Model confidence (mean pLDDT): 76 of 100. Predicted 3D model of a 385-nucleotide RNA (Bacterial RNase P class A) from a soil metagenome.
[in-house]
């Protein structure tokens, strides 16, 4: 100077105005005032797994679905470390894949002669026939029959590779070495697996095609669900319809007018209200269990009471910690910081102008995964000079 990996932050302070929840006070009873609390590392996508709630469910099997190297952690999803194989980088490192193809069935476009215990198109070799040349051994061409997987050609893939022997030509046909597979032994590792020795000529792929093996699997979701419950309608009962219930005329009596309904109870339950609904960490009990239910302790912040005081505080006790109505956390100004540009200066730096300045915001909660992200900080490592 270029990079690689891991972790973290992601504006700070103050003034004014405003917003939502809780508590308190006041009044004209739904407003005002005061105090206090009020988004994130991803609150996001809603992709996994759970808690919780309701519904369903004797037990067993079939069908269907999901997962799939090893070890550890974990409630599970998943995370960490490791193994084997493929790819990228000089390197630090990054990235993709993972049970079984001797249980069985099936598949392989196009090209190609042939695609699975394969296949003779060209070639190579042998035999026979015919023709040319040659005195001849033969040689060249051509036809037929056969052998051959070395060579050419096709393909993503053609039944391991190299060499020697062998042969008419060839071939794991034989041998040596190499790669892989299977079996056995020894050594290392918890294990996946690795190393090594011997034996066997045993040697293609796809399981995200069916399948086999092992393990797992009810459904819906906080608009879950629970408690209360206007109004309208219903059921039942009582009273009433010239023996007038009830209503209007400002409260009562009288009076005038209207007048066929009025009242009570009950069940389900709409609107609506409340609960579900939450500060952080830890211990114990229940629980298979993180979450959940309960008890206790501690930390941080705030308020109140009491005690103490050198009036700054300190101690003890008690209470509180966003949680919502389709849903508040915003605006503005000043200083600092940041980013972009200009001027001055040898430089450190000084100064002026511009930009609010990354991605984005709860809605039952928790654990993950994935995706987005201006700028910056810390640690370790690699390569070049």
């Nucleotide at each position: 100077g270029a990079g690689c990996c891991g972790g973290c932050c992601g504006g700070g302070c103050g003034g004014c105005c405003g917003c939502g929840g809780g508590c308190g006070a006041u009044c004209u009873c739904g407003a005002u005032c005061g105090c206090u609390c009020g988004a994130g590392g991803a609150a996001a996508g809603u992709c996994c797994g759970g808690a919780c709630u309701c519904c369903g469910c004797a037990g067993g099997g079939c069908a269907g679905g999901g997962u799939g190297c090893u070890g550890g952690c974990g409630a599970a999803a998943g995370c960490c470390a490791g193994g084997c194989g493929g790819g990228g980088g000089c390197g630090a490192c990054c990235u993709c894949g993972c049970g079984g193809a001797c249980a069985g069935g099936g598949c392989a476009a196009c090209a190609g002669a042939g695609a699975g215990c394969a296949g003779a198109c060209c070639g190579c070799c042998c035999g026979c026939g015919c023709g040319g040349c040659g005195c001849g051994a033969g040689u060249c061409g051509u036809g037929c029959g056969g052998g051959u997987a070395a060579g050419g050609g096709u393909g993503a893939a053609a039944c391991g590779g190299u060499g020697c022997g062998g042969u008419a030509a060839g071939a794991g046909c034989g041998c040596a070495c190499c790669a892989g597979c299977g079996c056995g032994g020894c050594g290392g590792g918890c294990g996946a697996c690795c190393g090594u020795c011997g034996c066997g000529g045993c040697u293609g792929g796809c399981a995200a095609c069916c399948c086999c093996c092992a393990c797992c699997c009810g459904g819906a979701g906080c608009a879950a669900g629970g408690u209360c419950g206007a109004g309208c309608a219903g059921a039942c009962a009582g009273c009433g319809u010239u023996c007038g219930a009830g209503g209007a005329c400002g409260g009562c009596c009288c009076g005038u007018c209207c007048g066929a309904g009025c009242u009570g109870u009950c069940g389900g339950g709409u609107a609506g209200a409340c609960c579900g609904c939450a500060u952080c960490g830890g211990a114990c009990c229940g629980g298979c269990g993180a979450a959940c239910g309960g008890u206790c302790c501690g930390g941080c912040g705030g308020c109140g009471a009491c005690g103490u005081u050198c009036c700054g505080g300190c101690g003890u006790c008690g209470c509180c910690g966003a949680g919502a109505g389709a849903g508040a956390u915003g605006g503005u100004c000043g200083c600092c910081g940041g980013c972009g540009g200009g001027g001055c200066g040898a430089g450190a730096g000084c100064u002026c102008c511009g930009c609010g300045c990354a991605c984005a915001g709860g809605a039952u909660c928790c654990g993950g995964c994935u995706u987005a992200c201006a700028g910056g900080c810390c640690g370790g490592c690699u390569c070049c000079u």
Description: RNAcentral holds the sequence, with entries from MGnify. It matches the Rfam family "Bacterial RNase P class A". Rfam classes the family as a ribozyme. Of the family's consensus pairs, 94% are formed in the model.